[in-house]
Context: one part of a larger RNA
RNA sequence: UUGGGCGUAAAGAGCGUGUAGGCGGCCAGGUAGGUCAGCUGUGAAAACUCGAGGCUCAACCUCGAGAUGUCGGCUGAAACCAUCUGGCUAGAGUCCGGAAGAGGAGAAUGGAAUUCCCGGUGUAGCGGUGAAAUGCGCAGAUAUCGGGGAAGAACACCCGUGGCGAAGGCGGGUCUCUGGGACGGUACUGACGCUGAGACGCGAAAGCUAGGGGAGCCAACAGGAUUAGAUACCCUGGUAGUCCUAGCUGUAAACGAUGGAUACUUGCUGUGGGGGGUGUUAAAUCCCCCUGUGGCGGAGCUAACGCAUUAAGUAUCCCGCCUGGGGAGUACGGUCGCAAGGCUGAAACUC
Numbered sequence: 001u002u003g004g005g006c007g008u009a010a011a012g013a014g015c016g017u018g019u020a021g022g023c024g025g026c027c028a029g030g031u032a033g034g035u036c037a038g039c040u041g042u043g044a045a046a047a048c049u050c051g052a053g054g055c056u057c058a059a060c061c062u063c064g065a066g067a068u069g070u071c072g073g074c075u076g077a078a079a080c081c082a083u084c085u086g087g088c089u090a091g092a093g094u095c096c097g098g099a100a101g102a103g104g105a106g107a108a109u110g111g112a113a114u115u116c117c118c119g120g121u122g123u124a125g126c127g128g129u130g131a132a133a134u135g136c137g138c139a140g141a142u143a144u145c146g147g148g149g150a151a152g153a154a155c156a157c158c159c160g161u162g163g164c165g166a167a168g169g170c171g172g173g174u175c176u177c178u179g180g181g182a183c184g185g186u187a188c189u190g191a192c193g194c195u196g197a198g199a200c201g202c203g204a205a206a207g208c209u210a211g212g213g214g215a216g217c218c219a220a221c222a223g224g225a226u227u228a229g230a231u232a233c234c235c236u237g238g239u240a241g242u243c244c245u246a247g248c249u250g251u252a253a254a255c256g257a258u259g260g261a262u263a264c265u266u267g268c269u270g271u272g273g274g275g276g277g278u279g280u281u282a283a284a285u286c287c288c289c290c291u292g293u294g295g296c297g298g299a300g301c302u303a304a305c306g307c308a309u310u311a312a313g314u315a316u317c318c319c320g321c322c323u324g325g326g327g328a329g330u331a332c333g334g335u336c337g338c339a340a341g342g343c344u345g346a347a348a349c350u351c
Stems, first nucleotide, its partner, number of pairs: 003323004007305002012319001014202004021195003025088007033081002035077007042069001048066007091192001092189003095185003103178005109172001110155001114151005119145003125136002163170002207248006216242002221237004259318006267296011300307002324351003333344004
């Protein structure tokens, strides 16, 4: 409670869809609810303010005027808000065209590597470390073979401050289904828009339930070292988990620590997509426009750092949030969850 703020000081909800509400383009006409103007009624007295007067002054008292309201009535104005009618196309959307993309879901599929099994060759070590040891190995390991087979998981190079997605996130190749965006045309609708309390949906990892799967890695755990100790760092093993299906959880430094939308405001330079022009046999090159994504910098802003047409500049609209540190994201209550816990969220006390 007015205000001032929210990149880093406290503060932008993890992200979207969207209800109520708030706000909203251009032109013409009508109405007169808001608004504005005039007249009028009422707004007791005291108090208050101003002026004058009375107690010797003052306080105090008296008189006059003013002020005091989301007030009522009547008459009027029509710019703005509202409302009604008609129209417009610059916002928004539809349609058409060619192109880009790790956007999403499902199915089947490929090679390298790893581990294991079988076979061949072969013999005493291998492995590991700072150095070792635990461990593996004469019951034949390690190594080796364009040897044979099995399994699961991840996709080297391409790969790029490259792309796509609202965010989380998305990367072998193929097929099917499917979402969104940019550009160009300007045929159509005609303000259909922006935001969004609640609500609903999506939401990394870890975790949970049930059923599968389990190569590698690996919380826990065991052992070996190190050490004063070593419940660690290092080493040898290793279970949940990591993977799939169905459901739950709903949190992250969910970060650009920067809510969304619209408009405006010097520049230089790289890169993705589309278009136009120049040029060409066709290209390349060069120039311009739209859109995305980076770097650097001007005005301006900022406490500074820095931001700077992708704003943290200049403005408008809507939402969320903050109001000294600790106590504390705790307690209690409510609500959601199988649980773990989530959401909401204090106070005493203390500095």

Small-subunit ribosomal RNA, central domain from an uncultured bacterium, 351 nucleotides, folded computationally.
Its Rfam family is "Bacterial small subunit ribosomal RNA". Its family is annotated with structural constituent of ribosome and ribosome in the Gene Ontology.